This is a predicted structure of a 356-nucleotide part of an RNA (large-subunit ribosomal RNA, domain IV) from Acidimicrobiaceae bacterium AH-315-P05. The RNAcentral record of the full RNA draws on ENA. Model confidence (mean pLDDT): 87 of 100.
Context: one part of a larger RNA
RNA sequence: CUAUGGUUAAGGAACUCGGCAAAAUCCAUCCGUAACUUCGGGAGAAGGAUGACCUCGCCAGGGUGAUGACACAAGCUGUCUGAGCUCGAAGAGGUGGCACAAAAUUGGGGAAAGCGACUGUUUACUAAAAACACAGCAGCGUGCUAAGACGUAAGUCGAUGUAUACGCUGUGACGCCUGCCCGGUGCCGGAAGGUUACGGGGAAGGGUUAGCCCUUGAGGCGAAGCUCUGAACCUAAGCCCCGGUAAACGGCGGCCGUAACUAUAACGGUCCUAAGGUAGCGAAAUUCCUUGUCGGGUAAGUUCCGACCUGCACGAAUGGCGUAACGACUUUCCCACUGUCUCAACCAUAGACUCG
Numbered sequence: 001c002u003a004u005g006g007u008u009a010a011g012g013a014a015c016u017c018g019g020c021a022a023a024a025u026c027c028a029u030c031c032g033u034a035a036c037u038u039c040g041g042g043a044g045a046a047g048g049a050u051g052a053c054c055u056c057g058c059c060a061g062g063g064u065g066a067u068g069a070c071a072c073a074a075g076c077u078g079u080c081u082g083a084g085c086u087c088g089a090a091g092a093g094g095u096g097g098c099a100c101a102a103a104a105u106u107g108g109g110g111a112a113a114g115c116g117a118c119u120g121u122u123u124a125c126u127a128a129a130a131a132c133a134c135a136g137c138a139g140c141g142u143g144c145u146a147a148g149a150c151g152u153a154a155g156u157c158g159a160u161g162u163a164u165a166c167g168c169u170g171u172g173a174c175g176c177c178u179g180c181c182c183g184g185u186g187c188c189g190g191a192a193g194g195u196u197a198c199g200g201g202g203a204a205g206g207g208u209u210a211g212c213c214c215u216u217g218a219g220g221c222g223a224a225g226c227u228c229u230g231a232a233c234c235u236a237a238g239c240c241c242c243g244g245u246a247a248a249c250g251g252c253g254g255c256c257g258u259a260a261c262u263a264u265a266a267c268g269g270u271c272c273u274a275a276g277g278u279a280g281c282g283a284a285a286u287u288c289c290u291u292g293u294c295g296g297g298u299a300a301g302u303u304c305c306g307a308c309c310u311g312c313a314c315g316a317a318u319g320g321c322g323u324a325a326c327g328a329c330u331u332u333c334c335c336a337c338u339g340u341c342u343c344a345a346c347c348a349u350a351g352a353c354u355c356g
Stems, first nucleotide, its partner, number of pairs: 001351008010342002014340001019337001027051005036041001038173001052095005061087004068080004072075001096100001108335007115327002120132002136171007148157003174322004179252003184249002186245005193240003199234002204229005211221003214217001253271005280314001281311001292308005
């Protein structure tokens, strides 16, 4: 010096990102226990007192139940008696120690805020959480050879179930609620019209040449057959179109003016939109400016709590706002406590170091 233990004057978080680590608390009996609350809890809330050993009293009371007696239903019966053994709270008096739950085991507590209701699950080997799940809620699909899933198929699961069932999706206890928009995208329904494939259809055109014509050319015309192309017209779903649907994906404005101080604008005008954000909340796990402003807490507070609202860029099952209980969650404060610190010291053990 390192590691692991132990003790420490005075102070007591001044340490530090942060009380990390350590200390303190810890058991039993008795007393006593707030806000809040879903009336169950909160609660071991908090906060106190007592605790060893000896003696005493036929000690309260409990367990077991010998012996004896009685009864008649005469038994593996019932009732009474209560010896001995045993457990023993409480009380009174006394004794010793620095210390009596004498060791070991063995909750620190409180006041608030955020998030998640809860118990649970998770990154085997850096993350246990506010993430996942959850009961509850809602939507969509599915009538049974169900939908859906696995498989080329046979077949199987769903289910030896049957809509109070099963599958999928979202939300996530509970309480109060869940506003407006169907223009876009999706889904559902509709079938009048438009568009549209394969297929049908076959107008028309091309190639070839028996033949015919003028005959003199590498000429012109050209039936049938074969063959190549092929218009109109008929023709499905889909798309266009017409409706519905947001606990489907999603979306939810701007400018100007106006009140008898000023300021502000209940009010008016205008443009645009499918509709212009309702309730509730709000510098928030969301606020850039920002350490916003005011209040509280501190001597002093970029954090924290309560307000304000100017919401860069909250907002209603991509749920909104509350919420008792719960949490090895996150944040702030207080009490207790301490070598975390002021500021370090000593002790023990194992290393390091020296010799071998």